[in-house]
Molecule: SAM riboswitch aptamer (S box leader)
Organism: freshwater metagenome
RNA sequence: CAUUUAUCAAGAGUGGCAGAGGGUCAGGCCCUGUGAAGCCCAGCAACCUACAUUUGUAAGGUGCUAAAUCCUGCGGUAUAACCGAAAGAUAAGUU
Numbered sequence: 001c002a003u004u005u006a007u008c009a010a011g012a013g014u015g016g017c018a019g020a021g022g023g024u025c026a027g028g029c030c031c032u033g034u035g036a037a038g039c040c041c042a043g044c045a046a047c048c049u050a051c052a053u054u055u056g057u058a059a060g061g062u063g064c065u066a067a068a069u070c071c072u073g074c075g076g077u078a079u080a081a082c083c084g085a086a087a088g089a090u091a092a093g094u095u
Base pairs, nucleotide, nucleotide: 002094003093004092005091006090007089008088013041015040016039017038021031022030023029025073026072027071028070042065043064044063047061048060049058050057051056052055069087074084075083076082077081
């Protein structure tokens, strides 16, 4: 890099440093000097993991901490909506 499986409406910052961007892409719509990204700390969760054994405990490896994956994008239906696909994210495998 490719691919398989699972999940993606729950949860978690009034902290410190820093100083202008951020929400993948496009169109929207938003967040942001009442402080963005990033780093540290703190926290959430429980995929792998460890221990006990079928459901718990812990938190070592990841991950995450505005808005449903922020909404739409392609197809369908019973069309203010819903369902599915694709794309994306994360985890654990495989080549």